A computed fold for a 527-nucleotide part of an RNA from a sediment metagenome, annotated as small-subunit ribosomal RNA, 5' domain. The full RNA is in RNAcentral, with records from SILVA. Its mean pLDDT, the model's own confidence on a scale to 100, is 84.
[in-house]
Context: one part of a larger RNA
């Protein structure tokens, strides 16, 4: 000198963009961060409309009471989603991670292409209803009932598994084609009649698992480590290999090129910093693993071994009728501790993305905005141009004077970003739904209108007036900048070398300088 998720002191006018718990993966009041679909289904708890029927009476209205008839929709079964997205970095030294490959040893919901198919039947069950047990969480039984929920038969030229002939590959276990035989496997309908779904394979896409080269922190004051350990054979398990697990055989395997141990850490793309090599560092952003109160466990499912799922145990914390229950902010805000030390319990789904849904639309603390903070980086301003009697006042002085502060100030004349007033005022918004037009369908195409958080925001005119805006640090030397006073080894300064014991450019104040400027210093860290 450069930086910095900075803190702290003094100070502060303004905008744009960014960035904000580095510490206790330490407890959390409260709200909210995941639902949708009624075009899968049985209903009908609120609300709207309609019917049917009484009653009042003001004779066309009220009010009651009943009707799923509709518009919709409480709780319910079903379906997709809840493994995405958001958070933090505790574990981990490791195929974790980056980076090269492999799978003749794998899977893939939703999408996208292809092709064949959807025939028959059944049994429940929540819900609703009746009884009940409880302080409450949450139940229990009885009696109905409906699906695209379940289950059974048919169908199978396609799939799978298993023997087999033959064909082409391959380093090889093999593995590709063609063909036989036997064994196994499916379905669902609903429509506003456009359509939207379902059932089997095949392919693609896209995601995920899986192996293997090579890099990838210190300590030898850690030298030995290891029994499911390394190997095989069988079997079982997995989507798949594989001691993955288990019976049996073998008796190996690692290790000074550091095994084991221990220490410390999330790893990378990228940041600083450097002429580069190098050296430090992992916040923001994107990619990858790991974790969701500690541990440990499966289940559902295409996908967990699952932050706002379930089951067990633990520590905590709340309820209680003492019999039992409840909960898990490392998802936005916020609240307590802790700290030198980090913000609002804010707007909205308009845009972007994403669940669902034919859609309409619902729902998203993702995400857009907006508030807090000079934390940081950029951008702007706090005037300009005359003006010398070089004014008063301050400061020094060799003192009837002179130097400086200083064109600075008054003074004069412009200007008006900026402020303050008024008026005006975008962009982000093309959709979608309807409409017409074209198409054999998918979809294409046109024009009108509809949607706006931030916001009357940005900006844009007008008008008022220098009007509303400068500090901070330093001045012995390194280092830019000097001289009076007061102190007198005291009091203090101090990054180094030092300074201070009566004329201190070094200490404290004043003038003047010098440096950057909404900023300036100090500290901390790293090159």
């Nucleotide at each position: 000198g450069g930086a910095u998720g900075a803190a702290c002191g003094c100070u502060a006018g303004c905008g744009g963009c960014a960035g904000g718990c580095c510490u206790a993966a330490c407890a959390c009041a409260u709200g909210c961060a995941a639902g949708u679909c009624g075009a899968a289904c049985g209903g009908u708890a609120a609300c709207a409309g309609g019917g049917a029927a009484a009653a009042g009476c003001u004779u066309g209205c009220u009010u009651u009471u009943c009707c799923g008839c509709u518009g919709a929709c409480g709780a319910g079964u079903g379906g997709c989603g809840c493994a995405c997205g958001g958070g933090u970095g505790c574990g981990u030294a490791a195929c974790g991670c980056g980076u090269a490959u492999a799978c003749a040893a794998u899977c893939u919901a939703c999408c996208u292409u292809u092709u064949a198919c959807a025939g028959g039947g059944g049994g429940a069950u929540a819900g609703c209803c009746u009884u009940u047990a409880g302080a409450a969480a949450u139940g229990a039984a009885g009696a109905u009932u409906a699906a695209u929920a379940u289950c059974c038969c048919a169908u199978a030229g396609u799939a799978u598994a298993a023997u087999u002939u033959a064909u082409u590959g391959g380093c090889a276990u093999c593995a590709u084609u063609a063909g036989a035989u036997u064994a196994u496997u499916a379905a669902a309908g609903u429509u506003u009649c456009g359509g939207c779904g379902g059932u089997a394979a095949a392919a693609g896409a896209u995601g995920a698992g899986u192996a293997u080269g090579c890099g990838u922190u210190c300590u030898a004051u850690u030298a030995g480590c290891u029994a499911g350990u390394a190997g095989g054979u069988g079997u079982g398990g997995u989507a798949a290999c594989g001691g993955c697990a288990c019976a049996c055989c073998u008796a190996g395997g690692c290790a000074a090129c550091g095994a084991u141990a221990g220490a410390u850490a999330g790893g990378g793309g990228c940041c600083c910093u450097g002429a580069g090599a190098g050296g430090g560092g992992g916040a923001u952003c994107c990619c990858c693993c790991a974790c969701a109160c500690u541990g440990g466990u499966a289940c559902u499912g295409a996908g967990a071994c699952a932050c706002g799922g379930a089951c067990c145990a633990g520590a905590c914390u709340c309820c209680u009728a003492c019999g039992g229950g409840a909960g898990g902010c490392a998802g936005c805000a916020g609240u307590g501790a802790g700290g030198a030390a980090u913000a609002u319990u804010g707007g909205g789904c308009a845009a972007u993305g994403g669940a669902g849904g034919c859609a309409a639309c619902u729902c998203u603390g993702a995400c857009c905005c907006a508030g807090c903070c000079a934390u940081g980086c950029c951008g702007c301003g706090u005037g300009c141009a005359g003006g010398a009697a070089g004014a008063c006042a301050g400061c020094u002085u060799u003192c009837u004077g002179a130097g400086u502060u200083g064109u600075a100030a008054a003074c004069u004349g412009c200007u008006u970003u900026u402020a303050u007033a008024u008026a005006g005022g975008a962009a982000c918004a093309a959709a979608g739904a309807g409409g017409c037009c074209a198409u054999g369908c998918g979809u294409g195409g046109c024009a009108a209108g509809u949607u706006g958080c931030g916001u009357g925001u940005a900006c844009u005119a007008u008008a008022u007036g220098a009007a509303u805006a400068a500090g901070c640090a330093c001045c012995g030397g390194c280092u830019a900048a000097c001289u009076c006073c007061g102190u007198g080894c005291c009091a203090g300064c101090a990054g180094c070398c030092g300074c201070g014991g009566u004329a201190a450019u070094a200490c404290g104040g004043a003038g003047g300088g010098u440096g950057c400027a909404a900023g300036c210093g100090u500290u901390g860290u790293c090159c």